RNA sequence: GUGGCCAUAGCUCAACGGCAGAGCACUAGACUGUGGCUCUAGGGGUUGCGGGUUCAAAUCCCGUUGGCCACCCCA
Numbered sequence: 001g002u003g004g005c006c007a008u009a010g011c012u013c014a015a016c017g018g019c020a021g022a023g024c025a026c027u028a029g030a031c032u033g034u035g036g037c038u039c040u041a042g043g044g045g046u047u048g049c050g051g052g053u054u055c056a057a058a059u060c061c062c063g064u065u066g067g068c069c070a071c072c073c074c075a
Stems, first nucleotide, its partner, number of pairs: 001071007010024004018055001026042005048064005
């Protein structure tokens, strides 16, 4: 350089084009002599970035950044 795959909450991951979620973690409360466990509630997101299509995009299209994999040669 060419091709493919991946990027979503602090972490690991979901989400037929139709309200962005779960588990763990975090915060508060209940429980407990304290802590842990358990239970209840809560906070936390420019869906890598920039555009486009659409009534509506994490999802489709184009570009771009980063990561991973393969290819490049000889006969």
Predicted 3D model of a 75-nucleotide RNA (transfer RNA) from an Armatimonadota bacterium.
It was read from a public genome assembly.
Its Rfam family is "tRNA". The family's RNA type in Rfam is transfer RNA. Its family is annotated with triplet codon-amino acid adaptor activity in the Gene Ontology.
Its mean pLDDT, the model's own confidence on a scale to 100, is 80.
The source organism's lineage runs through Bacteria, Bacillati and Armatimonadota.